[in-house]
RNA sequence: AAAGAACAACCGAUAUGCCCUCAUAUAAAUCCGAUAAUAUGGUUCGGAUGUUUCUACUAAGCCACCGUGAAUGGCUUGUCUAUGAAGGCAGGACAGUUAUGU
Numbered sequence: 001a002a003a004g005a006a007c008a009a010c011c012g013a014u015a016u017g018c019c020c021u022c023a024u025a026u027a028a029a030u031c032c033g034a035u036a037a038u039a040u041g042g043u044u045c046g047g048a049u050g051u052u053u054c055u056a057c058u059a060a061g062c063c064a065c066c067g068u069g070a071a072u073g074g075c076u077u078g079u080c081u082a083u084g085a086a087g088g089c090a091g092g093a094c095a096g097u098u099a100u101g102u
Base pairs, nucleotide, nucleotide: 008098009097010096016090017089018088019087021085022084023083024082025081026056029049030048031047032046033045034044041066042065050057058078059077060076061075062074063073064072
C1' cells in the first nucleotide's frame, strides 16, 4: 500500500405505528312509523335517506311555544369515524463512513 473477514458505532430510505395541524365527507342533519308524558311535561324505540365513505348521527345549557290537547320549535357549545396532505417522533434494509484487531 492492497485485498478479505469479524465486531462496534455513526448515518439513515420504504413500509408501518403514534402525536399534532389542516382539507374533504355531514349539516353530529332530514323524513317516516310506533310509543310515552302533559306547564314539576314535551319521552323512548325502530326504519329509511344523506357521504365517490367505514363508522357515528349524540350530550349539556338557554329561550320560546303548547292553557291540558297532541304536537313541538329556535339558538349556543362540545365529537367520533373514513380518506388525503404538511410537520414531528418511533422504526432501521442495502450501501457508505469511522474506529479497533487479525